[in-house]
Order: sequence, then C1' cells, then structure tokens
RNA sequence: AAAAGGCAAACCCGUCGAAAGGCGGGGACGCAAAAUUUCCGACCUAAAGGACCUGUUGGUCCCACGGUAGCGGGAUUGCCGAA
Repeated sequence: AAAAGGCAAACCCGUCGAAAGGCGGGGACGCAAAAUUUCCGACCUAAAGGACCUGUUGGUCCCACGGUAGCGGGAUUGCCGAA
C1' cells in the first nucleotide's frame, strides 16, 4: 500500500446529574489503537465545604471527593502484512 472489518465528532430525541459530563437511539467529523486503564501533567465543572460581601433565603472568590481516555504522556492488550 492493499484486504477484512472496527470505533463514532458535531447535531437531534430520550434519560441520569447541581454542573461538567455520562448512558441509550439516530447520525458521521474524523481515528492504525478514537481498545482498556486516571498512575503523571493539562483542561472543564463547583454540589458539599471554606472565606468575604449583603437589613437577607442572594452574590463573589477558593477548592475535587466529580469529569474529559476523541488533550498529551505512561501502563496493558490488539487486526492485516510490502515489512
């Protein structure tokens, strides 16, 4: 390179969640690991908690025990073969 296939972005519907986002169905932007896994970094959200403000049931800031594996790195596994 080819062959057999695989996964499924955005968006829409339903559903769970405070949210980020997840799950199911439709749908394909792309992906040689876009398979699995939060161990490291990065980013997203901020319920609970804390601080401050406020004649008030609110607001602002901090923060992951939440999340993104299709943000990188690491670990594990894997189809084909001109190699």

The prediction has a mean pLDDT of 89.
The RNA shown here (c-di-GMP-I riboswitch aptamer) has 83 nucleotides and comes from a soil metagenome.
The model forms 95% of the base pairs in the Rfam consensus.